Predicted 3D model of a 103-nucleotide RNA (SAM riboswitch aptamer (S box leader)) from Nafulsella turpanensis ZLM-10. The prediction has a mean pLDDT of 84.

[in-house]
RNA sequence: AACUUAUCAGGAAAGAGUGAGGGAUUGGGCCCUUUGACCUCUUAGCAACCUUGUUUAGCUUGGUGCUAAUUCCCAGUUUCGCUUCGGCGGAAGAAGAUAAGCU
Numbered sequence: 001a002a003c004u005u006a007u008c009a010g011g012a013a014a015g016a017g018u019g020a021g022g023g024a025u026u027g028g029g030c031c032c033u034u035u036g037a038c039c040u041c042u043u044a045g046c047a048a049c050c051u052u053g054u055u056u057a058g059c060u061u062g063g064u065g066c067u068a069a070u071u072c073c074c075a076g077u078u079u080c081g082c083u084u085c086g087g088c089g090g091a092a093g094a095a096g097a098u099a100a101g102c103u
Base pairs, nucleotide, nucleotide: 001103003101004100005099006098007097008096013043014042015041016040017039021032022031023030026075027074028073029072044067045066046065048064049063050062053059054058071095077092078091079090080089081088082087
C1' cells in the first nucleotide's frame, strides 16, 4: 500500500513552538482563523477497537486513536415515498476516517 470486518447523531483541555491558512477529494454553501486557526511537542482528558490482570455486566494494564460544528451541510451513484411541482423525507452504494486481522 491492497483486501476483509466493525463503527462513524454521543464524549473530551491547557501550555509552549510556528506563522497563514484550515475544515479529505470535485462543485456550491457555511464555518474556524493574527483575540494565532492548521500542524509539532508536553501534560491532561474522552473512551471506538485491540490488549494485561482480576474478586470478572465492573475495575484495571498497555497499544493505536480521538478532544469545533452529524464524516459541518447539499450534490457528485442507485432506489423508494410524499409534493402546493418550488422541493421534502428515507434506504442502499461510493468515497473518507479509526481499529483489528490478513497478504